[in-house]
RNA sequence: ACUUGAAAAAGGCAAACCCGUCGAAAGGCGGGGACGCAAAGCCAUAGGUCUAAAGUCGUUUCGACUAUGACAGCUAGGUUGCCGGU
Repeated sequence: ACUUGAAAAAGGCAAACCCGUCGAAAGGCGGGGACGCAAAGCCAUAGGUCUAAAGUCGUUUCGACUAUGACAGCUAGGUUGCCGGU
């Protein structure tokens, strides 16, 4: 420098679900817990998905639209990095 991760070692993360907590919700955070993960580290840039408080509209006990809210464990991209291999 490259790497499509075979075997191995040291370690790492933690889905569902449960409890607490913040939030309108989606979801976040902490604890428990492991389905999985070689970037399941970080960044909402493009696409995608979720939510719809406020707002707008309507046929107004309600419904539709809408991100300024989220998801990095959906795909692509950017960036950093352990071990092994060449």
The prediction has a mean pLDDT of 88. Predicted 3D model of an 86-nucleotide RNA (c-di-GMP-I riboswitch aptamer) from a Clostridia bacterium. Of the family's consensus pairs, 95% are formed in the model. Lineage of the source: Bacteria > Bacillati > Bacillota > Clostridia. The sequence was found by an Rfam model in a public genome assembly. Rfam family: c-di-GMP-I riboswitch aptamer. Gene Ontology term of the family: cyclic-di-GMP binding.